[in-house]
RNA sequence: GCCUUAUCACGAGCGGCGGAGGAAUCAGGUCCUGUGAAGCCGCGGCAACCGCACCGCUGGGGUGUAUGGUGCCAAGUCCUGCGGCGUCUGCCGGAAGAUGAGGA
Repeated sequence: GCCUUAUCACGAGCGGCGGAGGAAUCAGGUCCUGUGAAGCCGCGGCAACCGCACCGCUGGGGUGUAUGGUGCCAAGUCCUGCGGCGUCUGCCGGAAGAUGAGGA
């Protein structure tokens, strides 16, 4: 990198290094950023996918936990892009993406 599957309206930031960009990609928009972007490191935190405990009893259930493995800590996955419905601007779905778990 590929396949399957679950989730994606909630939640959670400071310091150091760093220096101009960043918000996945392309386009458009909107926004963040020298009151310091990305990235790296430290510490802190959130969540609860795996894990663990108990209940249930088999349905890929429920409750709890946070010492372990990941993940995450601006904005809905920032919004739109494709389809359907509805109408004053919204709802549902898809695609793509992210993360976990499993697999060839």
Molecule: SAM riboswitch aptamer (S box leader)